[in-house]
RNA sequence: AGAGCAGGACAAAUGACCGCUGCCUUGCCACUGGGCAAGGGGGAGGAAAGUCCGGGCUCCACAGGACAGGGUGCUGGGUAACACCCAGUCCCGGCGACGGGAAGGAAAGUGCCACAGAAAACAAACCGCCCUGUUUGAUAUCCAGCAUAUCCAUCAGGGUAAGGGUGAAAAGGUGAGGUAAGAGCUCACCAGUCCCGCCGGUGACGGCGGGAGCUUGGUAAACCCCGCCUGGAGCAAGACCAAAUAGGGGGACGAUUGAGGGUGGUCCGCCCGAGUUCCCGGGUAGGUCGCUUGAUCUCUCUGGUAACAUUGAGACUAGAUGAAUGGUCAUUGUCCCGAAAGCGGGUGACUGCUUCGGGAAACAGAACCCGGCUUACGGCCUGCUCUGACA
RNA sequence: GGCGGUGUAGCUCAGGUGGUUAGAGCAUGCGGCUCAUAUCCGCAGUGUCCGGGGUUCGAGUCCCUGCACCGCCACCA
Numbered sequence: 001a002g003a004g005c006a007g008g009a010c011a012a013a014u015g016a017c018c019g020c021u022g023c024c025u026u027g028c029c030a031c032u033g034g035g036c037a038a039g040g041g042g043g044a045g046g047a048a049a050g051u052c053c054g055g056g057c058u059c060c061a062c063a064g065g066a067c068a069g070g071g072u073g074c075u076g077g078g079u080a081a082c083a084c085c086c087a088g089u090c091c092c093g094g095c096g097a098c099g100g101g102a103a104g105g106a107a108a109g110u111g112c113c114a115c116a117g118a119a120a121a122c123a124a125a126c127c128g129c130c131c132u133g134u135u136u137g138a139u140a141u142c143c144a145g146c147a148u149a150u151c152c153a154u155c156a157g158g159g160u161a162a163g164g165g166u167g168a169a170a171a172g173g174u175g176a177g178g179u180a181a182g183a184g185c186u187c188a189c190c191a192g193u194c195c196c197g198c199c200g201g202u203g204a205c206g207g208c209g210g211g212a213g214c215u216u217g218g219u220a221a222a223c224c225c226c227g228c229c230u231g232g233a234g235c236a237a238g239a240c241c242a243a244a245u246a247g248g249g250g251g252a253c254g255a256u257u258g259a260g261g262g263u264g265g266u267c268c269g270c271c272c273g274a275g276u277u278c279c280c281g282g283g284u285a286g287g288u289c290g291c292u293u294g295a296u297c298u299c300u301c302u303g304g305u306a307a308c309a310u311u312g313a314g315a316c317u318a319g320a321u322g323a324a325u326g327g328u329c330a331u332u333g334u335c336c337c338g339a340a341a342g343c344g345g346g347u348g349a350c351u352g353c354u355u356c357g358g359g360a361a362a363c364a365g366a367a368c369c370c371g372g373c374u375u376a377c378g379g380c381c382u383g384c385u386c387u388g389a390c391a
Numbered sequence: 392g393g394c395g396g397u398g399u400a401g402c403u404c405a406g407g408u409g410g411u412u413a414g415a416g417c418a419u420g421c422g423g424c425u426c427a428u429a430u431c432c433g434c435a436g437u438g439u440c441c442g443g444g445g446u447u448c449g450a451g452u453c454c455c456u457g458c459a460c461c462g463c464c465a466c467c468a
Stems, first nucleotide, its partner, number of pairs: 001387008010378001012332007020043002023040007045363001049374002052372005057234004064268004069230005074088005089103001090101004104225002109223002111219003126164002128160006135153001137151005172190006191215002193212008238289004248280006260272003282467003296315004302309002334360005340355006392464007401417004410448001419435005441457005
């Protein structure tokens, strides 16, 4: 210098002027809600976003049982909880810093594995190799025929997974023995699986030794099996006040032999129960609470590798509701570009500071509240890795 | 703000149990028929299956994630 990896903090600051929106105080007008003016003080984010997970809160039984359904899946820990976080194990990717993993079971069962290929899963015989038999031919034995032997070919029966090619995947690999030819058929070594023992670890797992020829394809983000978790709806939840209208018309089911409801399915149980429900039509589209003090934030003590927990002190930090949080100017700061000058560092490639001019600053806007994940996005800082050049 | 759904050719939709090359109708183009046009007949082209990633030998289909579009949800009697 180039290429990369990991982490952190920030999301410009100050002032003036013009605005927006709640709150507090004072004054005036109304005097029943309130209105106006002045002053003071507050006013978005790291993702406020997507609504993908988890929880608080509220209502429905005090949230019940079984099935179905859904979620989840290495180990240990953290947490209110999680599909999140931390630490590790194993596997995969990268030269490396480092990153990723829905990572239980395929030896419980079922399904699927297109095309190609002989064969795609209780293995299988297309070519090839080997054995047996039949027939024909040739040769040899023989005087000749019959017969016998050998060789080639056809056909029939059988053996063989070593070789061929196909495929994403072909039933362990290499060598030797063995055999008619072959094959874990047998043996040696190597790889894996399972079982046993010892050692280390809380554990996933790792290491060592011994045994069994055990070599049993892949797919569970296919059904499924196993372990664990799981009631539903959502602040338009829910509670209260006010206003207005036609307590209107039609249909279905039902009134103790119980309709229907209790917020997705089925059954049971419990509770409510005389109305329920659908369509058409009518009215109001106003206010208060919920609403921001909370698994909160800052500093600190202790424990822990860490996530996190904990001790003490301090702080209060938007609560709007068609929905506020903005704009202009000046100065300073950061970065980039350009030109010249000055002061330096280095043998050098090159480079630091100062002055001047010009320019840039992204993604995006709270809506009941938190913890995460994911996605969008700007420059800055720190540490580390690889490669190259110079000394 | 909350909840649910859809995305396949220019348009409207099939396909969804993973398999070789994704179809149908309308529309478009060319040819035929006709004096000519329409109708009719024949032939043809056309897709990043909304984008990206994963599982798998293989993804339009299964899983994750993002994007775009659509629909529903107030109170009173």
This is a predicted complex of two RNAs, RNase P RNA and transfer RNA, with 468 nucleotides together. The prediction has a mean pLDDT of 77. It holds a member of the Rfam family "Bacterial RNase P class A". It is annotated as a ribozyme.